[in-house]
RNA sequence: GUAUGACAAAGCUAAACCCGGAGCGAUCCGGCGGCAGAAAACUAUAGGGUCUCACGUAGAUAGCCAGUUACCUUA
Repeated sequence: GUAUGACAAAGCUAAACCCGGAGCGAUCCGGCGGCAGAAAACUAUAGGGUCUCACGUAGAUAGCCAGUUACCUUA
């Protein structure tokens, strides 16, 4: 550097439910929780998809695909 994610180590994130808050809404924030993730890190003025609305030069989703960068393991 390339490929890999079975085993292992160190750590990380945190679905649903419930509680509080913001928003018209999709959804988001905090708490709880532990479904799951090898990029569940970052990116919504690169793109596709989906969703919302007050339908506009509007918004949401990166845990739908994707793009970029990176730790560890093994070869």
A computed fold for a 75-nucleotide RNA from Haloplasma contractile SSD-17B, annotated as c-di-GMP-I riboswitch aptamer. The sequence is in RNAcentral, with records from Rfam and Ribocentre. The prediction has a mean pLDDT of 79. The model forms 94% of the base pairs in the Rfam consensus.